[in-house]
RNA sequence: AGGGUUUGAUCCUGGCUCAGGACGAACGCUGGCGGCGUGCCUAAGACAUGCAAGUCGAGCGACGAAACCGACUUUUUUGCCGCAAGGUGGAAAAGUUGGCUGAAAGCGGCACACGGGUGAGUAAUACUUGGAUAAUCUACCUCCCGAAGGGGGAUAACUCUACGAAAGUGGGGCUAAUACCGCAUGACACCUUUUCUCGCAAGGGGAAGGGUUAAAGGCUGCCGGGUAACCGGUGGUUUUCGGGAGAUGAGUCCAAGUCCUAUCAGCUUGUUGGCGGGGUAACGGCCCACCAAGGCUAUGACGGGUAGCUGGUCUGAGAGGACGGUCAGCCACACUGGGAUUGAGAUACGGCCCAGACUCCUACGGGAGGCAGCAGUCGGGAAUAUUGGGCAAUGCCCGAAAGGGUGACCCAGCGACGCCGCGUGGAGGAUGAAGGCUUUCGAGUCGUAAACUCCUGUUCGGGGAGACGAAGUCCCGCAAGGGAUUGACGGUAUCCCCGGAGUAAGUCCCGGCUAACUCCGUGCCAGCAGCCGCGGUAAGACGGAGGGGGCAAGCGUUGUCCGGAUUGACUGGGUGUAAAGGGUGCGUAGGUUGUUUGGCGGGUCCGGCAUUAAAUCCCCCGGCCCAACCGGGGAAAUGUGUUGGAAACUACCAAGCUGGAGUCUGAAAGAGGAGAGCGGAACUCCUGGUGUAACGGUGAAAUGUGUGGAUAUCAGGAGGAACACCGGUGGCGAAGGCGGCUCUCUAGUUCAAGACUGACACUGAGGCACGAAAGCCGGGGGAGCAAACAGGAUUAGAUACCCUGGUAGUCCCGGCCCUAAACGAUGGGUGUUAGGUAUCGGUCUUUCGGGAUCGGUGCCGAAGCUAACGCGUUAAACACCCCACCUGGGGAGUACGGUCGCAAGGCUGAAACUCAAAGGAAUUGACGGGGGCCCGCACAAGCGGUGGAGCAUGUGGUUUAAUUCGAUGGUACGCGAAGAACCUUACCAGGGCUUGACAUGCUGGAUGUAGGAACCCGAAAGGGGGACCACCGGUAUCCAAUCCGGAACCAGCACAGGUGGUGCAUGGCUGUCGUCAGCUCGUGUCGUGAGAUGUUGGGUUAAGUCCCGCAACGAGCGCAACCCUUGCCCUUAGUUACCGGAACGUAAGUUUCGGACCCUAAGGGGACUGCCGCAGAUGAUGCGGAGGAAGGUGGGGACGACGUCAAGUCAGCAUGCCCCUUAUGUCCUGGGCGACACACGUGCUACAAUGGCCGGUAUAAAGAGACGCAAAGCCGUGAGGUAGAGCAAAUCCCAAAAAACCGGUCCCAGUUCGGAUCGGGGUCUGAAACUCGACCCCGUGAAGCCGGAAUCGCUAGUAAUCGCGGAUCAGCCAUGCCGCGGUGAAUACGUUCUCGGGCCUUGUACACACCGCCCGUCACGUCAACUGAGUCGGUUAUACCCGAAGUCGUCUGCCUAACCGGCGGGGCAACCUGUUGGAGGGCAACGCCUAAGGUGUGUCCGGCAAGGAGGACGAAGUCGUAACAAGGCAGCCGUACGGGAACGUGCGGCUG
Repeated sequence: AGGGUUUGAUCCUGGCUCAGGACGAACGCUGGCGGCGUGCCUAAGACAUGCAAGUCGAGCGACGAAACCGACUUUUUUGCCGCAAGGUGGAAAAGUUGGCUGAAAGCGGCACACGGGUGAGUAAUACUUGGAUAAUCUACCUCCCGAAGGGGGAUAACUCUACGAAAGUGGGGCUAAUACCGCAUGACACCUUUUCUCGCAAGGGGAAGGGUUAAAGGCUGCCGGGUAACCGGUGGUUUUCGGGAGAUGAGUCCAAGUCCUAUCAGCUUGUUGGCGGGGUAACGGCCCACCAAGGCUAUGACGGGUAGCUGGUCUGAGAGGACGGUCAGCCACACUGGGAUUGAGAUACGGCCCAGACUCCUACGGGAGGCAGCAGUCGGGAAUAUUGGGCAAUGCCCGAAAGGGUGACCCAGCGACGCCGCGUGGAGGAUGAAGGCUUUCGAGUCGUAAACUCCUGUUCGGGGAGACGAAGUCCCGCAAGGGAUUGACGGUAUCCCCGGAGUAAGUCCCGGCUAACUCCGUGCCAGCAGCCGCGGUAAGACGGAGGGGGCAAGCGUUGUCCGGAUUGACUGGGUGUAAAGGGUGCGUAGGUUGUUUGGCGGGUCCGGCAUUAAAUCCCCCGGCCCAACCGGGGAAAUGUGUUGGAAACUACCAAGCUGGAGUCUGAAAGAGGAGAGCGGAACUCCUGGUGUAACGGUGAAAUGUGUGGAUAUCAGGAGGAACACCGGUGGCGAAGGCGGCUCUCUAGUUCAAGACUGACACUGAGGCACGAAAGCCGGGGGAGCAAACAGGAUUAGAUACCCUGGUAGUCCCGGCCCUAAACGAUGGGUGUUAGGUAUCGGUCUUUCGGGAUCGGUGCCGAAGCUAACGCGUUAAACACCCCACCUGGGGAGUACGGUCGCAAGGCUGAAACUCAAAGGAAUUGACGGGGGCCCGCACAAGCGGUGGAGCAUGUGGUUUAAUUCGAUGGUACGCGAAGAACCUUACCAGGGCUUGACAUGCUGGAUGUAGGAACCCGAAAGGGGGACCACCGGUAUCCAAUCCGGAACCAGCACAGGUGGUGCAUGGCUGUCGUCAGCUCGUGUCGUGAGAUGUUGGGUUAAGUCCCGCAACGAGCGCAACCCUUGCCCUUAGUUACCGGAACGUAAGUUUCGGACCCUAAGGGGACUGCCGCAGAUGAUGCGGAGGAAGGUGGGGACGACGUCAAGUCAGCAUGCCCCUUAUGUCCUGGGCGACACACGUGCUACAAUGGCCGGUAUAAAGAGACGCAAAGCCGUGAGGUAGAGCAAAUCCCAAAAAACCGGUCCCAGUUCGGAUCGGGGUCUGAAACUCGACCCCGUGAAGCCGGAAUCGCUAGUAAUCGCGGAUCAGCCAUGCCGCGGUGAAUACGUUCUCGGGCCUUGUACACACCGCCCGUCACGUCAACUGAGUCGGUUAUACCCGAAGUCGUCUGCCUAACCGGCGGGGCAACCUGUUGGAGGGCAACGCCUAAGGUGUGUCCGGCAAGGAGGACGAAGUCGUAACAAGGCAGCCGUACGGGAACGUGCGGCUG
């Protein structure tokens, strides 16, 4: 970075497709290890079980088994002192109390709003970025200031009791607090008054006065008191309260950005704003009352669909595009919906209340629950893990702390799900082992690969050692310091020793794209396939194998995204013909906008600051052995805000200018528009005259008109429509369009010269207006024309083309419709960039057929552009501005929806599905019922045939045991076959053989081997049988089958053999176009290219033959010539040929001379448009002439370019592959190839008098001959027989030529024509003529009297006619074929037509090339979508009903500890207690709002659906032939009518 795919090829347009990267993946095959990550994308489905939020005894009361410690009391006992009283100790038990410790519950505090999950909802109450809060709150935390005084009343727990199955609940009684409530105190807090100050303002900050508001204690050291609990004092610490500040977190507001849809265009009533109030932490219609009528919207409101947003991730060169899983920030949600409470914070995932659905328990009365926490289960799904360990670390909550809790987290487990790393061994080792595969049979390859030898030790196994992660915390200590203790992972990582190559490779691909090739199998089957496409008997594309290529513990496939795709184009596309310019104008919004100066500083540019979280990406450094991964630092973060500056450009403001634009004045042209009037020609009709038999129409006819007088012609009249000539590539108009003349009204344009305005301009989404024809509505009009319709023709049919008629319509007025190939298939405007020529309208100049200039209209062309064609100052060039439109073909301008319309229909305008193309321009061919030129026995002109008859022969068909096979339009059919009775022979029946009828090799055999007689079976082949009996060389001198070798033979093995298949696997050969004049190449040039040029053009020729010209110059294969033959002459040579002269002899060139002639056969000559004239370019050449045997290629032959027909031949030969192998080979006998109702081709003989028959006479050429030709003679009517001279042949023979000519006969008839057929008798060949030979003789005597449609040959020694020879061959079915000569014509005006061909040109939708391509209906099958009576589900709007919980409000009823007031009782008092009223509180009730629910009416979306209409696709169906060529009627567009269908016709338009 590109590649494949439209074509015969090319360039372009354009889609489809591939190579790359990525993934939370899945599936298939496979699987050794480790590290780091990662793992329900589907059912926001339902959930069993366990765990995921607790903690504080240093807030409080109570409870409590056991142990311990302290104090006190009592009892018992005991020591000491004492005479005693008593004193003083010890021990034990019990009790009380305090401490310590502690399971569970409670009051209270804090936490539970974090952490964790999910992405349903949400398109903006969200998110992102940047601001605002002078409109706010903030527990815990930090700092600062100040304070913690004094009282009170309750209540859980507990106890008693009641109800209940349970969950739980009620009542009586007791009690504590850091729980609750007054009071006190209190300012810098709050409220308020005054005032100062700041601010644009809302408001902020400060000063003074008045008013209001707080708290809680716990633990502990010391001192004092108390028996003790405890009390008081004084410290420490912690906690609490009020306030300020900070930090953190949160709320709210603003700006900008954030998907698709206009087939969603209007939305909105608390809606928009205001005054006042309520509410909130706080602004605010957030809520309420009143007032006003606003607010939003094409810069997309409202509606619908989809979606959590972001940092980022993937991709990309970038710009972009796609995505938002893990990690991080924000938001939302917690079974669904509603609601509040508590609290600093929630409208609260593991809280509450209500409603609903679901699940569970129940004693049926009632209750309970919410995994989108971690595991796990079921379900769904292509698919996603363990009901693990631990709080050791990090973090969070509670606690003073110790500590407790933590499925956050740290780890482990499972999964190749991903990324990264390692291994499956290393070195040597050729006889290139065995084996596999292939093979040209030589070998090649797997392949140093293996074996084998020597090593190593990752991984693995065994043994041993064994972490980092740990720092803190606590205790001691004034401190320095010291001490104690903590690891889930884990006996893991890691290290050491030992063992031993031992445990470890797959998967995909191999036709092109795309790296990698062969064999076998299969035979359009089975299958493959990403695209193009493979497979129908030689498949590198299917399946297997061998080999190879790629990647590798993975490899492929599928899905998705980006890329490639500049295929939505900002970077970076287009619109004449490929998809695409709106039918045209006016004009709104918008976009863009001349020139000068000044200002401003929004855009723009430069700098600073703030922000742009972390992670990620990038760079550097570092840590795990490396890497992945991780850590540190930097860079970056393109954005936003703010601030300072610059002032060119742009915007804005101000003032000017005149060049853009416009106005005025004067001229000018015009089918510009509207209305009114007038005119002549033509036409039809009517009236009258003249006049008579036709007219009309066509390719030809007919329908039609006409003796009732047409057509024709004259005169008069009526009517409607259109305006000849002028007229033009001309003019005007925005387009559609506009054409007789005159008048009226009216618009635009141009020119000339100045004056004026002073940017007033351009474009133009929506909008408005105009808009051919057809069509519609109403009213007129109606001559001609003419859809429909009718008739006549044509035709297979003819719903057409042609003809005769003919109605709507065409015309006018009014109103609609709004489309066209509405086209220059080219939007508008401005500027710039060579000219030439023509023309229209002005002006200037002018000697003129002149020149200049402005504005139009055409043609040709510079530069440039374009894929090409082409465009080219009238751009499709170079630029700018604005609008419209395109994004593969079909489906389809269709459906649905909307909108307009009276309707027809218009405008807007999809999808499913389907194809790999559909297209544009140009090229080469081919083709045309296109054109031009030319040729050919192509037609025409002639002569003779075929087609009719009989026969011969070939073919088809049929038949048959077989009728062997092939050839099949031309280019098969008297063809292969130039010889089928057997043979041939390939076919059929029957009978045989099996290494074979034939070739080669190997092994073995043989004491008579090979061969092989008689004889036997048999139709033969063959099978038996075996008398007799071998060959060559050696051992070896001789003999001998005694030995060895060879030949031959036998047995066996390889193999032979095949006319079995494939001519569509092939070679070779051949036919045909076509003896047509063509087919190509090199170099150069032109073209992006295919290609073109040359080879075209002007002449000419039989010819691409030659000449001339020319961006071509040359060349090759063809043509011609060279070759053969024939025609004339010469030379040479004369035997077997010849015979003039001479001689001899004749029956005969028979013989001798001879070398003249004929001839023979070798070599030459001759003809070249060479000569003359004319024509022509003076050329090529043509015409005429001379001479010549021959004249323009003299006649004939051989010779066949590049190629076409998959033409023919595997059966002539050769040959690949396949098939058969006691048969598909081979041998034999017999049969068949010869059949016969028919059909066709090619011939022969005839039909007769130009003849038949009989007799006579004359004259060829070319050939053949030894298994041959055969003479004379004789025999036979004859075929023939006999005979055998001669001849390997210019000698002999076949051999008689025949027609012709002469004479005779027949006399027009089925004959003296014709000879088929049949009967009889023969001859010859051959083993053999039955099937199945030829010939001869006698007899018989068929059809046939010149041939329908149609068709063939021939242009001169030709046709026609006559005979002769040869090959093959025993003979012959030969009338065939190949040759030979004899006699010997007619006609060609000419190229219109038929057929074939050549060149040039044109059109093309053809390229398998017109036997092409291709359209529509109908029939059948499949598929998707549309419509559809309805039906089902979802969604949403609206009206009404009902209305839970709950907040708020209201007022009454009931209840009510703390505070206040009144009245009592008790007590000395402190105080205790009762009652009543109030404040406050609670409950109930009522009201507003309101979820769910209900009813009604709608919206939108979806599922199903009888039936309906069209569409797409499908191998060979039916009917026609519409289109492509002039496509046989030019096509197409719009419209209308009609028709089985393509379509036809009318009207107008276009040229494509």
Small-subunit ribosomal RNA from a bacterium, 1552 nucleotides, folded computationally. It matches the Rfam family "Bacterial small subunit ribosomal RNA". The prediction has a mean pLDDT of 83.